[in-house]
This is a predicted structure of a 132-nucleotide part of an RNA (small-subunit ribosomal RNA, 3' minor domain) from a Candidatus Buchananbacteria bacterium. NCBI's taxonomy places the organism under Bacteria, Bacteria candidate phyla, Candidatus Buchananiibacteriota. The sequence was found in a public genome assembly. Model confidence (mean pLDDT): 80 of 100.

Context: one part of a larger RNA
RNA sequence: CACCGCCCGUCACACCAAGGGAGUUGGUAAUACCCGAAGGCUGCGCUAGACGCGGACGAAGGUAGGACCAAUGACAGGGGUGAAGUCGUAACAAGGCAUCCGUAGCGGAAGCUGUGGAUGGAUCACCUCCUU
Numbered sequence: 001c002a003c004c005g006c007c008c009g010u011c012a013c014a015c016c017a018a019g020g021g022a023g024u025u026g027g028u029a030a031u032a033c034c035c036g037a038a039g040g041c042u043g044c045g046c047u048a049g050a051c052g053c054g055g056a057c058g059a060a061g062g063u064a065g066g067a068c069c070a071a072u073g074a075c076a077g078g079g080g081u082g083a084a085g086u087c088g089u090a091a092c093a094a095g096g097c098a099u100c101c102g103u104a105g106c107g108g109a110a111g112c113u114g115u116g117g118a119u120g121g122a123u124c125a126c127c128u129c130c131u132u
Base pairs, nucleotide, nucleotide: 003095005092008088009087011085013082014081015080016079020075023072024071025070026069027068028067031064032063033062034061039057041055042054043053044052045051098119099118100117101116102115103114104113105112106111
C1' cells in the first nucleotide's frame, strides 16, 4: 500500500485468567455443654499412714451450632487473546437518519425509537460584533 480505506457487535472454534456456585473434603483458632487422667490445692474423718472419703481446678476425649482459611465442584454468566470463519454495517466524509451524553422501552447483533441536553456538526441563508 491512503474509501476496493477504516471500523463495530452478536454468533462459531481454540486457548487463558479472574470472580460466582448446590455442595464435597481438609485444616486453624475459639465458644457452649458433657466427661474428666496425672497432679498439686482444699474440706472432713481416724486406724495419724506413702491413709480414706468428698470439693473446685485440670490434659486428652465427646456432643452441638457457628467463624475463618485452603483444595475441589455440576453448572451458569461475562472478560482477554487468536492467522482466519458467520451475520449484518453501527461509527469515521453531511458515513448516506449529523454525532455524542443522560434516561426509558424495544431488537439476532452492531443498534433502533421516544425524551432532555452538548457541539467536540457539514452546508446554505440571516442577524450581532471586530478587522480591512